Overview:
A computed fold for a 477-nucleotide part of an RNA from a metagenome, annotated as small-subunit ribosomal RNA, 3' major domain.
Context: one part of a larger RNA
RNA sequence: UGACGGGGGCCCGCACAAGCGGUGGAGCAUGUGGUUCAAUUCGAAGCAACGCGAAGAACCUUACCUGGGCUUGACAUGUACAUGACCGGAUGUGAAAGUAUCCUUCCCGCAAGGGCAUGUAUACAGGUGUUGCAUGGCUGUCGUCAGCUCGUGUUGUGAGAUGUUGGGUUAAGUCCCGCAACGAGCGCAACCCUUAUCUUUAGUUACCAGCGGAUAAUGCCGGGGACUCUGAAGAGACUGCCAGUAAUAAACUGGAGGAAGGUGGGGAUGACGUCAAGUCAUUAUGGCCCUUACGUCCAGGGCUACACACGUGCUACAAUGACCGGUACAAAAGGAUGCAAUACCGCGAGGUGGAGCUAAUCCUGUAAAACCGGCCUCAGUUCAGAUUGCAGUCUGCAACUCGACUGCAUGAAGUUGGAAUCGCUAGUAAUGGCAGAUCAGCUACGCUGCCGUGAAUACGUUCCCGGGCCUUGUACA
Numbered sequence: 001u002g003a004c005g006g007g008g009g010c011c012c013g014c015a016c017a018a019g020c021g022g023u024g025g026a027g028c029a030u031g032u033g034g035u036u037c038a039a040u041u042c043g044a045a046g047c048a049a050c051g052c053g054a055a056g057a058a059c060c061u062u063a064c065c066u067g068g069g070c071u072u073g074a075c076a077u078g079u080a081c082a083u084g085a086c087c088g089g090a091u092g093u094g095a096a097a098g099u100a101u102c103c104u105u106c107c108c109g110c111a112a113g114g115g116c117a118u119g120u121a122u123a124c125a126g127g128u129g130u131u132g133c134a135u136g137g138c139u140g141u142c143g144u145c146a147g148c149u150c151g152u153g154u155u156g157u158g159a160g161a162u163g164u165u166g167g168g169u170u171a172a173g174u175c176c177c178g179c180a181a182c183g184a185g186c187g188c189a190a191c192c193c194u195u196a197u198c199u200u201u202a203g204u205u206a207c208c209a210g211c212g213g214a215u216a217a218u219g220c221c222g223g224g225g226a227c228u229c230u231g232a233a234g235a236g237a238c239u240g241c242c243a244g245u246a247a248u249a250a251a252c253u254g255g256a257g258g259a260a261g262g263u264g265g266g267g268a269u270g271a272c273g274u275c276a277a278g279u280c281a282u283u284a285u286g287g288c289c290c291u292u293a294c295g296u297c298c299a300g301g302g303c304u305a306c307a308c309a310c311g312u313g314c315u316a317c318a319a320u321g322a323c324c325g326g327u328a329c330a331a332a333a334g335g336a337u338g339c340a341a342u343a344c345c346g347c348g349a350g351g352u353g354g355a356g357c358u359a360a361u362c363c364u365g366u367a368a369a370a371c372c373g374g375c376c377u378c379a380g381u382u383c384a385g386a387u388u389g390c391a392g393u394c395u396g397c398a399a400c401u402c403g404a405c406u407g408c409a410u411g412a413a414g415u416u417g418g419a420a421u422c423g424c425u426a427g428u429a430a431u432g433g434c435a436g437a438u439c440a441g442c443u444a445c446g447c448u449g450c451c452g453u454g455a456a457u458a459c460g461u462u463c464c465c466g467g468g469c470c471u472u473g474u475a476c477a
Base pairs, nucleotide, nucleotide: 001477002476003474004473005472007471008470009469010468011467012466013465015461016460019424020423021422022421023420026315027314028313029312030311031310032309033308034306035305042053043052064301065300066299067298068297069296070295073124077123078122079121080120081119082118083117084116088103089102090101091100092099093098106115107114108113126290127289129288130287131286135284137279138278139277140275142273147186148185149184150183151182152181153162154161155160166177167176168175192267193266194265195264197235198234199233200232201231202230203229207224208223211222212221213220238261241255242254243253244252245251317417321376323374324373325372326371333364334363335362338357339356343352344351345350383414388409389408390407391406392405393404394403430453431452432451433450434449435448436447
């Protein structure tokens, strides 16, 4: 100087407390361990692995296994030689890959030669083989915690100290005051995006107040530029104003005005470093290893196994509910091998068909909870929907292993969950639906967004956990 302490002081955080809802029990989905297997490819391992890489394993993907093939190779460049093709078509064999055979078939140039392609040979290719403890890059984490340092000066023999400590204050090493320090840098904050209010401007595909027209009805039409909205430029919030408290400071408490008040809400943004943290399987890359195989092509199988254990979710156990009928209100997205309306067929999944739309125009597209009415009356039920049988639909060469969805039938466990444990402080939790990426299809109940309805509680900091500052002890470095 650090680190540590079941030492001390001060402070903070959904850390506890106060509340609300879960997990742990059930069924299913999904990931992992284990076991099994010819193979169940590999990685991730307390928090910070386990709905993680994977924003989509039937083939492909695919790295694994079995079997069948190839060896300058599936892919790249060069050299030498040989041939004239490549593409296309046909036949035999084969599970395919391939292999054997036949037909057709080059360009420029007088030539030399060149281009292109194939074959042979040779340099080499290739490796999701190994080492993340050889590395780059990227990422997680402490932590959006308030810290981490430097120059000059001063001080100490020196390691170092000072500044950065102290008194206040703050979300903050934020600011003020003091001080052998004076300044500065990386962080904090602000500058950026979005959301909340207003003004100006611009109105098409958006809008429709007033005027006119038309309809069964509808901004449907003329038109309008008010409103909503869209998108561009501005304004606005700064402790600016007032009062009190405080050292007359920084600041805090209350108030006014205001759409918004003290960081308005949300996002992006992650200091010096820690964990030899993670990744050689995104890619790059040193060393090592394989080279008729650890490379490469193909078919089938596997990654989907199942006594079991754990994590993360979904659906429930019902009456604040299930079912039936009626009826209302979104936002944000996506759409040319695409989104698909009206119409018709089907109980339905869906089919036929194809208007319109390269999209504020057309389509996905009826939002659902909610509200109104009816029925059920506390039961393993008109709860719950697993499992199974039959019949179908769709995608796709192909749904057996191993897809999703529909109809009819079947109707399991489950009556609120032990010890323990998680999330959340406001448009939040809880709850309801909608969209998107990936994608032929889908195992999505996942993930990422969007809007609707919309709470309770916080006395407080003794305790648990994590963190910051000062101080003290130390047989620790």